[in-house]
RNA sequence: UACUUAUCAAGAAAGGCAGAGGGAUUAGGCCCGAUGAAGCCUUGGCAACCCUUACAAGCUACUCACUUGUAAGAAGGUGCCAACUCCGGCCCGCGUUGCGGGCAGAGAUAAGUC
Numbered sequence: 001u002a003c004u005u006a007u008c009a010a011g012a013a014a015g016g017c018a019g020a021g022g023g024a025u026u027a028g029g030c031c032c033g034a035u036g037a038a039g040c041c042u043u044g045g046c047a048a049c050c051c052u053u054a055c056a057a058g059c060u061a062c063u064c065a066c067u068u069g070u071a072a073g074a075a076g077g078u079g080c081c082a083a084c085u086c087c088g089g090c091c092c093g094c095g096u097u098g099c100g101g102g103c104a105g106a107g108a109u110a111a112g113u114c
Base pairs, nucleotide, nucleotide: 002113003112004111005110006109007108008107013043014042015041016040017039021032022031023030028087029086044081045080046079049077050076051073052072053071054070055069056068057067058066085106089103090102091101092100093099094098
C1' cells in the first nucleotide's frame, strides 16, 4: 500500500512552547480560531477494538485448545477527548425555510491476511 471483518447518536481537557490557520475525504455550506488555529511536549481523562477474568453454549470419544455469546475489569498495545464521521449524494414519510427514517459512496479506527 491492498484486501477482509467490525464499529462510527454516547463518552472524555488542562498547562507549557508556538504563532495563523483549522474542522482527514469533491464543489459548496456552516462552524471553530489573537479570549490564541495547526504542530510539539507534559499531565489528566474517555472508551473498551486487541487484552485479562468468570460463566454458558458449540466443537471433540474426553480434556486442553479453539469458536461464539454474556458479565465484570483496565495493567499493557492502539485510538480518541467542538458540532452525528459538522452538513453534503439518492430514496421514502411528515405537521415541509425544516424534521425523521433508510440506502449508497468516501473516510476514520481496530483486529487480521498477503